Notes
A computed fold for a 71-nucleotide RNA from a Candidatus Aenigmatarchaeota archaeon, annotated as transfer RNA.

[in-house]
């Protein structure tokens, strides 16, 4: 330098144009003498930046990060 892929709550991860879903972890309640385990409930999310389109996490270009490959 060239070519691939990936970017989603604290971590890990699906969905691929039409309410952003699930595990873990976190708070609250419940249950226990208590702790932990179980049970209910909540809070917490789309890398920037344009552009298509009624509608964009998804599609497309820019640029930032991050791996793998070839030089």
């Nucleotide at each position: 330098g060239g070519g691939c892929c990936c970017g989603u709550g604290g971590u890990c991860u699906a969905g691929c144009g039409g309410u952003a879903g699930g595990a873990u972890g976190c708070u609250g309640c419940c249950c226990u003498c208590a702790c932990g385990c179980g049970g209910c409930a909540g809070a917490g999310g789309g890398c920037u930046g344009g552009g298509u389109u009624c509608a964009a996490c998804u599609c497309c270009c820019a640029g930032c990060g991050g791996g793998c490959c070839c030089a």
Description
Its Rfam family is "tRNA". Rfam describes the family as follows. Transfer RNA (tRNA) molecules are approximately 80 nucleotides in length. The organism belongs to Candidatus Aenigmatarchaeota, within Archaea.